[in-house]
RNA sequence: AUCGAUAAUAGCAAACCUUUCGAAAGAAAGGGACGCAAAACCAUGGGUCUAUAGCCCUCGGCGGGUUUAGAUCGCCAGGUUGCCGAAG
Numbered sequence: 001a002u003c004g005a006u007a008a009u010a011g012c013a014a015a016c017c018u019u020u021c022g023a024a025a026g027a028a029a030g031g032g033a034c035g036c037a038a039a040a041c042c043a044u045g046g047g048u049c050u051a052u053a054g055c056c057c058u059c060g061g062c063g064g065g066u067u068u069a070g071a072u073c074g075c076c077a078g079g080u081u082g083c084c085g086a087a088g
Base pairs, nucleotide, nucleotide: 002088003085004084011036012035016031017030018029019028020027021026034074040080041079042078044077045076046075047072048071049070050069051068053067054066055065056064057063
């Protein structure tokens, strides 16, 4: 350096509940732990999700498509940084 142990010191916190923000996806705070060796950070590529707004389809509505905007890093990849030291 790689690597990731029935190691050690720490850490984070899913679902769900309450409150707040948001049109929504979702986010924040508190409680709570399913799990995580980067479940720390970044929206760069892909994936997935949302539709206040624009356009098209429709007699109209629901609905569908698309633009654009937003979200997700605990979906995958990539980038940056970090604790420890068994085996290889």